RNA sequence: UAGACAAACCGGGCAAUUGCUUCCCGACUUGUCGGGAUGAGGAAAGUCCGAACUUCAUAGAACAGGGUGCCGGAUAACAUCCGGGUAUCCCGGAAGGGAUAACUGAUAGUGCCACAGAAAAUAUACCGCCUCGGCUUCGGUCGGGGUAAGGGUGAAAAGGCGAGGUAAGAGCUCACCGCUCCGACAGUAAUGUCGGAGGCACGGCAAACCACACCCGAAGCAAGGUCAAGUAUAAAGAUCGUUUCUCUUCGGAGAAAUAGGGUUGUUCGCUUGAAUGAUCACAAUAGUGAUCGCGAUCUUUGGGUAGACCGCUGGAACCCGGCAGUAAUGCCUGGUCAAGAUAAAUAAUUGCCAUCCCUCUGCGGGAUUACAGAAUUCGGCUUACAGGUUUGCAGCUAUCAG
Numbered sequence: 001u002a003g004a005c006a007a008a009c010c011g012g013g014c015a016a017u018u019g020c021u022u023c024c025c026g027a028c029u030u031g032u033c034g035g036g037a038u039g040a041g042g043a044a045a046g047u048c049c050g051a052a053c054u055u056c057a058u059a060g061a062a063c064a065g066g067g068u069g070c071c072g073g074a075u076a077a078c079a080u081c082c083g084g085g086u087a088u089c090c091c092g093g094a095a096g097g098g099a100u101a102a103c104u105g106a107u108a109g110u111g112c113c114a115c116a117g118a119a120a121a122u123a124u125a126c127c128g129c130c131u132c133g134g135c136u137u138c139g140g141u142c143g144g145g146g147u148a149a150g151g152g153u154g155a156a157a158a159g160g161c162g163a164g165g166u167a168a169g170a171g172c173u174c175a176c177c178g179c180u181c182c183g184a185c186a187g188u189a190a191u192g193u194c195g196g197a198g199g200c201a202c203g204g205c206a207a208a209c210c211a212c213a214c215c216c217g218a219a220g221c222a223a224g225g226u227c228a229a230g231u232a233u234a235a236a237g238a239u240c241g242u243u244u245c246u247c248u249u250c251g252g253a254g255a256a257a258u259a260g261g262g263u264u265g266u267u268c269g270c271u272u273g274a275a276u277g278a279u280c281a282c283a284a285u286a287g288u289g290a291u292c293g294c295g296a297u298c299u300u301u302g303g304g305u306a307g308a309c310c311g312c313u314g315g316a317a318c319c320c321g322g323c324a325g326u327a328a329u330g331c332c333u334g335g336u337c338a339a340g341a342u343a344a345a346u347a348a349u350u351g352c353c354a355u356c357c358c359u360c361u362g363c364g365g366g367a368u369u370a371c372a373g374a375a376u377u378c379g380g381c382u383u384a385c386a387g388g389u390u391u392g393c394a395g396c397u398a399u400c401a402g
Base pairs, nucleotide, nucleotide: 001398002397003396005392006391007390008389009388010387012353013352014351015350016349017348018347020039022037023036024035025034026033027032028031041371045382046381048380049379050378051377052376053220054219055218056217060268061267062266063265065216066215067214068213069212070084071083072082073081074080085103086101087100088099089098090097091096104211105210109209110208111205112204113203126151127150128147129146130145131144132143133142134141135140159177160176162174163173164172178200179198180197181196182195183194184193185192186191224310225309226308227307234301235300236299237298238297239296240295241294242293243256244255245254246253247252260272261271262270263269277292278291279290280289281288282287317336318335319334321332322331323330324329355367356366357365358364
């Protein structure tokens, strides 16, 4: 210096003609014409988190279930962001720098740790080392005991390492490191530093159950509301029910309850809330059964609708500047209004330029250009992305110079 990487921004441009969405203005024959304005993204995507909004008790309780999990801060909120700490890894001689992390608890309890290995957590002994005894062909061999330093197995082996010690060994003893406990200091805190005590008691796995702390009601714009139009309180089957009280002008009226529906997986709670009885048989004044009618739920079949409007885009909005803060972000002044479709408009053609490819250049030809396309709206995350611009660069790669 270039590349890679990181961050921010852009991501074809101009002109002409034709066509479309939405809005405004005008005209009339009231759905057409004329004129004007307007019209995709950084991810509109995945639908993975968090909210707004809407309905269900202006949202309730318990359990179950789900989520999060170092500390502090930001935020409407978050599994997001910022700052700090710790651990692991990488670069570097060091100073230091960078990357990653579901980063609470393994001393509540339960469970698991394949294969190999003596032993995978009540420690244990295959080889080895030491010792005692028997036998001996003097090479060893058999048996008892000690040991855990060395070898071996494994992803992981009961603190590490050095010295002393010992028959050989061993925190058995000691120094250093690690660990546990206590204290002091620094810090809002996580945590760090220093000092003291203890021979060490505590293998790993919680993205195994679980424990602890905190948070979470459900469904979603096909939410939800209004209007219009239309249909069959339709048919068949199954199950269950057809209750009580008050008043009565005896026609009926009213109240309560149950089944059932809604609400959250369960229970409660809340809310809503059915029915017309009649006849016959047995029985004997209590009821049981059958048939018809009526009501509820479920299953199957059948009938109707496929329109319009609101929700709908002005909002935790965007841009410039200033102030506060390390930063995320907040506050203030000023400015701006930027799609709202509904089977779905945002496009097509031509010319010129730019870019890329065919090819090293020119001529000529081609691609008409990467990823991709709004659908209630925001804040994030994740993933895809040809090419270009700017800035940064500890370390990485290449080249040049010293």
Molecule: Bacterial RNase P class A
Organism: uncultured Ignavibacterium sp.